A computed fold for a 73-nucleotide RNA from a Spirochaetia bacterium, annotated as transfer RNA. Its mean pLDDT, the model's own confidence on a scale to 100, is 81.
[in-house]
RNA sequence: GGGCGCAUAGCUCAGUUGGCAGAGCAGCAGAUUUUUAACCUGCAGGUCGAAGGUUCGAUUCCUUCUGCGCUCA
Repeated sequence: GGGCGCAUAGCUCAGUUGGCAGAGCAGCAGAUUUUUAACCUGCAGGUCGAAGGUUCGAUUCCUUCUGCGCUCA
């Protein structure tokens, strides 16, 4: 340098024939317990990597860029 893939909550990941952004763990609060842990209930937490395009509407489709990984030379 060429090709392919990934980027979504603090972490690990789902998601969508384009139409309200989710789960588990972690965090906070409560209930229980002599206390802690475990279990249970609830709450909070997001510019969906960046910019642009298409569209009534984009996490989703298209283009470019950035970062990471795999591969070829």
It matches the Rfam family "tRNA". By type it is a transfer RNA.